Small-subunit ribosomal RNA, central domain from Gossypium stocksii, 349 nucleotides, folded computationally. RNAcentral holds the full RNA, with entries from Rfam.
Context: one part of a larger RNA
RNA sequence: UUGGGCGUAAAGCGUCUGUAGGUAGCUUUUUAAGUCUACCGUCAAAUCCCAAGGCUUAACCCUAGACAAGCAGUGGAAACUACCAAGCUGGAGCAUGGUAGAGGCAGAGGGAAUUUUUGAUGGAGUAGUAAAAUGCGUAGAGACAGGAAAGAACACCAACGGCCAAAGCACUCUGUUGGGUUGACACUGACAUUGAGAGAGGAAAGAUAAGGGAGUGAAUGGAUUAGAUAACCUAGUAGUCCUAGCCAUAAACGAUGUAUACUAGGCAUUGUGCGUAUAGACCCAUACAAUGCUAUAGCUAAUGGGUUAAGUAUCUCACAUGUGGAGUACGUUCGCAAGAAUGAAACUC
Numbered sequence: 001u002u003g004g005g006c007g008u009a010a011a012g013c014g015u016c017u018g019u020a021g022g023u024a025g026c027u028u029u030u031u032a033a034g035u036c037u038a039c040c041g042u043c044a045a046a047u048c049c050c051a052a053g054g055c056u057u058a059a060c061c062c063u064a065g066a067c068a069a070g071c072a073g074u075g076g077a078a079a080c081u082a083c084c085a086a087g088c089u090g091g092a093g094c095a096u097g098g099u100a101g102a103g104g105c106a107g108a109g110g111g112a113a114u115u116u117u118u119g120a121u122g123g124a125g126u127a128g129u130a131a132a133a134u135g136c137g138u139a140g141a142g143a144c145a146g147g148a149a150a151g152a153a154c155a156c157c158a159a160c161g162g163c164c165a166a167a168g169c170a171c172u173c174u175g176u177u178g179g180g181u182u183g184a185c186a187c188u189g190a191c192a193u194u195g196a197g198a199g200a201g202g203a204a205a206g207a208u209a210a211g212g213g214a215g216u217g218a219a220u221g222g223a224u225u226a227g228a229u230a231a232c233c234u235a236g237u238a239g240u241c242c243u244a245g246c247c248a249u250a251a252a253c254g255a256u257g258u259a260u261a262c263u264a265g266g267c268a269u270u271g272u273g274c275g276u277a278u279a280g281a282c283c284c285a286u287a288c289a290a291u292g293c294u295a296u297a298g299c300u301a302a303u304g305g306g307u308u309a310a311g312u313a314u315c316u317c318a319c320a321u322g323u324g325g326a327g328u329a330c331g332u333u334c335g336c337a338a339g340a341a342u343g344a345a346a347c348u349c
Stems, first nucleotide, its partner, number of pairs: 005319001007303002012317001015200003021194003025088004031082001033081002035077005041071002049065001051063001053061002091191001092188002096183004103177007110154001114150005121143001125136002162169002206246001208244002211241001215240002220235001222233001257316001259314004265294009275284001299304001322349001324347001331342004
């Protein structure tokens, strides 16, 4: 390098958009670059192969012959790839009638709970634990029912449910906006797919500035203990929340890249449609899309997966190549920093 790989053994970028590039529907035509074919030229000698011959044989030597691909030229073929021209509608898209949804952004409103506070009632405990103690409380706590304020999160509905590229998204209403899906059939006519670089989004934590601060709570403190850098308890800073701009990582997981086609069923849920039924529905039958369970064939080392494939195929990108050293060192890029990205070797077994 070829072959072979990537759910769990090494290996799918955390996700998407998209440039170059690769690959790519159907029909007819053109050309002949690739492709195929015939002829011709060339590919030094020696060597290799082969048939005779010569040294007593062999090695060795000598003579004749043969060999293939390659390269160039000329003529031809036209199925496939490519090119030229014209067309088609199945892929794709635009338009249109519906429709589901915690999809995004902005604004407004709401109630329960918690804490604080205020004035009453009341009068000794309360809180906490396995048990205690620190704590709070006669300067009136806890409890109870009113008033006020604040911040954060939205019980039930709730689901094996829904939406989003992923991260993620749930009180209610309004505005605005993206995507999906389905039904008819009108339009464009391959406009597709993947995607090195590149760009965009990217949980939590962290960092900067200005706010906010109810609850919770790294750090810190108290108690416990032989010790206690813990578990437990009381308090509690940063953080958690908001705005702006950073950071760019997660077991960012389905540990399964994306796209397309094909390959038994059964059951269930969600969305839309159609048929049947009916007073209207449910039921029943069925199409597409999505989400799950179970299972056949074939697959797999097994486990398992199995029309949402890890089956059968095609296109394309990423990645791996014994363990450790090491995701370290050095260099570079990015970052305010923390660090991130890229990423070795010696040596070792």